[in-house]
Molecule: transfer RNA
Organism: Lachnospiraceae bacterium
RNA sequence: GGGGCUAUAGUUCAGUUGGGAGAACGCUUGCAUGGCAUGCAAGAGGUCGCCGGUUCAAGUCCGGUUAGCUCCA
Numbered sequence: 001g002g003g004g005c006u007a008u009a010g011u012u013c014a015g016u017u018g019g020g021a022g023a024a025c026g027c028u029u030g031c032a033u034g035g036c037a038u039g040c041a042a043g044a045g046g047u048c049g050c051c052g053g054u055u056c057a058a059g060u061c062c063g064g065u066u067a068g069c070u071c072c073a
Stems, first nucleotide, its partner, number of pairs: 001072007010025004019056001027043006049065005
């Protein structure tokens, strides 16, 4: 220098054919227990790496770019 993969909640990840942004764990509150652990219920938490484009509508499609992993040279 060139190719491929990955980037979504605090963490690990899902998101199918473009239309509802989600799960588990963690966190907060309440209830049960004398308390902890634990169980149950409710809640908070996201500019979907960044910039731009296409579209009525983009996590998803297209271009560029950043970071990590990997292959070739």